Record summary:
Predicted 3D model of an 86-nucleotide RNA (c-di-GMP-I riboswitch aptamer) from a Gammaproteobacteria bacterium.

[in-house]
RNA sequence: CCGUGCUCAGGGCAAACCCGUCGAAAGGCGGGGACGCAAAGCCACCGGUCUAAAGGACGAGCUCCUAUGACGGCGGGGUUGCCACC
Numbered sequence: 001c002c003g004u005g006c007u008c009a010g011g012g013c014a015a016a017c018c019c020g021u022c023g024a025a026a027g028g029c030g031g032g033g034a035c036g037c038a039a040a041g042c043c044a045c046c047g048g049u050c051u052a053a054a055g056g057a058c059g060a061g062c063u064c065c066u067a068u069g070a071c072g073g074c075g076g077g078g079u080u081g082c083c084a085c086c
Base pairs, nucleotide, nucleotide: 003085004084005083012037013036017032018031019030020029021028022027035073041079042078043077045076046075047074048071049070050069055065056064057063058061
């Protein structure tokens, strides 16, 4: 350096749920809280999933289509990085 994450150190992040707040919603942010996580750091590049305000359709409504909105804690990819060494 590559690889790996059985083990060590110092730490880090924070699901559900609750409160506040922003948003049409999905969801975000802050506080509390820990189910988990070795990239659960960062990037919407590919696939996937969620929502459907605006717009559109006609069957005219608890309707359908649509991402320019989201999810990185769904799978890949890119990139940076702590510790350890079976």
Its Rfam family is "c-di-GMP-I riboswitch aptamer". Rfam describes the family as follows. GEMM was predicted in a large-scale screen for bacterial structured RNA regulatory elements. The sequence was found by an Rfam model in a public genome assembly. The coordinates come from a structure-prediction model, not an experiment, and the mean pLDDT is 86.